[in-house]
RNA sequence: GCGCUAGUAGUUUAGUGGCAGAAUAUUGCCUUGCCAAGGCAGUGACUCGGGUUCAAUUCCCGACUAGCGCA
Numbered sequence: 001g002c003g004c005u006a007g008u009a010g011u012u013u014a015g016u017g018g019c020a021g022a023a024u025a026u027u028g029c030c031u032u033g034c035c036a037a038g039g040c041a042g043u044g045a046c047u048c049g050g051g052u053u054c055a056a057u058u059c060c061c062g063a064c065u066a067g068c069g070c071a
Stems, first nucleotide, its partner, number of pairs: 001070007010024004018054001026042005047063005
């Protein structure tokens, strides 16, 4: 330099056009003599810019970051 893959809560991830879901973490409450475990509720996320579309996490282009391969 060229190519490929990936980027979603603090962390691990599901989601292949119409509302973003789970686990874990965290906060409050219940339970207990206390802790732990458990139950209920809450908080928190689509890397960035542009395009297509009535509508984009999703499709297209570019950038950035990470990983892999070729030279």
Description:
Transfer RNA from a Nanobdellota archaeon, 71 nucleotides, folded computationally. Rfam family: tRNA. It is annotated as a transfer RNA. Its mean pLDDT, the model's own confidence on a scale to 100, is 82. The RNAcentral record of the sequence draws on ENA. The source organism's lineage runs through Archaea, Nanobdellati and Nanobdellota.